[in-house]
RNA sequence: GCACCCUUAGCUCAGUUGGUAGAGCAGCGCUUUUACACAGCGAAGGUCGGGGGUUCAAAUCCCUCAGGGUGCA
Repeated sequence: GCACCCUUAGCUCAGUUGGUAGAGCAGCGCUUUUACACAGCGAAGGUCGGGGGUUCAAAUCCCUCAGGGUGCA
């Protein structure tokens, strides 16, 4: 330099064919316990890497930039 892949909650990851985003763990609250742990229940937490475009509507499609990975030279 070229090709391909990845970037979504604090962490690890889902998200089919475009229809206003989910799980597990962690943290918080409650129950339970003398107390802690375990267990159960609940709530909260997200400009979907940045910007632009298409569309009635974009995490999803297109362009570009950034970061990371693999291969080739």

The RNA shown here (transfer RNA) has 73 nucleotides and comes from a Minisyncoccota bacterium. Its Rfam family is "tRNA". By type it is a transfer RNA. The RNAcentral record of the sequence draws on ENA and MGnify. The same sequence occurs in records of 2 taxa.